[in-house]
RNA sequence: CGAGCAGGCCAGACGAUCGCGGGCUUCGGCCUGAGGAAAGUCCGAGCUGCACAGGGCAGGACGCUGGGUAACGCCCAGUGGGGGCGACCCCGAGGAAAGCGCCACAGAGAGCAGACCGCCGGCCUUGGGCCGGUCAGGGUGAAACGGUGGUGUAAGAGACCACCAGGGACCAGGUGACUGGUUCGCUCGGCAAACCCCGUCCGCAGCAAGAUCGAAUAGGGGAAGGUUGAGGCGGCCCGCUGACUUCCCGGGUAGAUCGCAUGAGCCGGCAGGCAACUGCCGGCCUCAGAGAAAUGAUCGUCCUCGACAGAACUCGGCUUACGGCCUGCUCGCACA
Repeated sequence: CGAGCAGGCCAGACGAUCGCGGGCUUCGGCCUGAGGAAAGUCCGAGCUGCACAGGGCAGGACGCUGGGUAACGCCCAGUGGGGGCGACCCCGAGGAAAGCGCCACAGAGAGCAGACCGCCGGCCUUGGGCCGGUCAGGGUGAAACGGUGGUGUAAGAGACCACCAGGGACCAGGUGACUGGUUCGCUCGGCAAACCCCGUCCGCAGCAAGAUCGAAUAGGGGAAGGUUGAGGCGGCCCGCUGACUUCCCGGGUAGAUCGCAUGAGCCGGCAGGCAACUGCCGGCCUCAGAGAAAUGAUCGUCCUCGACAGAACUCGGCUUACGGCCUGCUCGCACA
């Protein structure tokens, strides 16, 4: 100097004039007013209403281990696997001997298979045929019942040997996933983001939730139920009728207030922890609460010349969009 990887911060600033929303007011004014994603509505909760003894079925989500958290499908640390020269990044991460399936075509043969070409031996009617042995070589294919090298054999083959991979047993380390060592045999695919099995979790709806006040209409019409005690008629039964419950038809209203911001809140310090995070102490809260929806316009100066983009009940995440500055690390080139 170039190309990358990871992280942090900011999101134009200052002044003047006029104008908007909220709060306070001594009525003069004063204070305050969008985001890191406010976006997507994908997860988890707080909150509100309803339901709920418990269990089962169905449905859905998650799926290595250990932690964090109010909780999560999130975050942290690790294990195993994959990508990259590397800094680093990614993962669809339980089970294929519980069952049932799929692997086209090609190929001899693709679940427990397979003798096409070839190699070897024998026989014969001899540049061919038959029988036997062989899957090591070739071919087909995404994938061919371990790999490489040897011994051995008629030719071959874990038949045997060395090393390696996988699997089993034992020992050691680790909370654990797992790792390492010793040894044994020779070694039966892939797909569960196929159906499925196993384990854990999950009540429903949502601020247009819900609450209070007020107003208006036709306190209308119909059907079903309807009091054993304590509605009315009736001496009793039956029956009728009313409050009440559910459903259907029809009519009226859609206003005001609350919910509405003190929160799993923010900032600082100390301690614990690899970290996520937790505990303690102190400080702040006049740090948005609109209700068809508020921050706009003009002028001047500065400069890193300003991208993506506007709360609507509130938080914890994930995903997506995007400009500038700073820090650390990796690789390459050149110079000293």
Molecule: Bacterial RNase P class A
Organism: Bacillota bacterium